[in-house]
RNA sequence: AGCUCAGUUGGCAGAGCGCAAGGCUCUUAACCUUGUGGUCCAGGGUUCGAGCCCCUG
Numbered sequence: 001a002g003c004u005c006a007g008u009u010g011g012c013a014g015a016g017c018g019c020a021a022g023g024c025u026c027u028u029a030a031c032c033u034u035g036u037g038g039u040c041c042a043g044g045g046u047u048c049g050a051g052c053c054c055c056u057g
Stems, first nucleotide, its partner, number of pairs: 002017004011048001018036006041057005
């Protein structure tokens, strides 16, 4: 993150589910592999650097 949630003494943002492709299967489902994804509620402040600290809603 589409959904449910992680991310602690600030340093490239993750997992499960979902979705897509492939494998397997007579077919579907299940299972396996790979991939897909985010302006971290909004605005401001501190800092070289903020999901993380401070203020406001």
This is a predicted structure of a 57-nucleotide RNA (transfer RNA) from Ceratodon purpureus. The coordinates come from a structure-prediction model, not an experiment, and the mean pLDDT is 83. The organism belongs to Ceratodon, within Eukaryota. Rfam family: tRNA. Rfam classes the family as a transfer RNA. Its family is annotated with triplet codon-amino acid adaptor activity in the Gene Ontology.